[in-house]
RNA sequence: ACGCGACAAGGGCAAACCGGCCGCAAGGCCGGGGCGCAAAGCCACGGGCCCCACGCGGGCAGCCGAGCUACCGAA
Numbered sequence: 001a002c003g004c005g006a007c008a009a010g011g012g013c014a015a016a017c018c019g020g021c022c023g024c025a026a027g028g029c030c031g032g033g034g035c036g037c038a039a040a041g042c043c044a045c046g047g048g049c050c051c052c053a054c055g056c057g058g059g060c061a062g063c064c065g066a067g068c069u070a071c072c073g074a075a
Stems, first nucleotide, its partner, number of pairs: 004073002012037002017032006035062001041068002045065003048060004
């Protein structure tokens, strides 16, 4: 350095559900919450799924893959 991922250390993120706001919707943001996560960090490029006002439209990165980036250090 690459790989790997402990009942390690210090931390991080935050499902369902509830409240508020935005959106036609899928869904998003904020607060609570905590099921889980070693990239559950970023990215709609490929596949997949979802919505629609069906358009040169939109959403999901916590479905998988590609790409980019990153903390720690036992075996």
This is a predicted structure of a 75-nucleotide RNA (c-di-GMP-I riboswitch aptamer) from a bacterium. It was read from a public genome assembly, where an Rfam model found it. Its mean pLDDT, the model's own confidence on a scale to 100, is 91.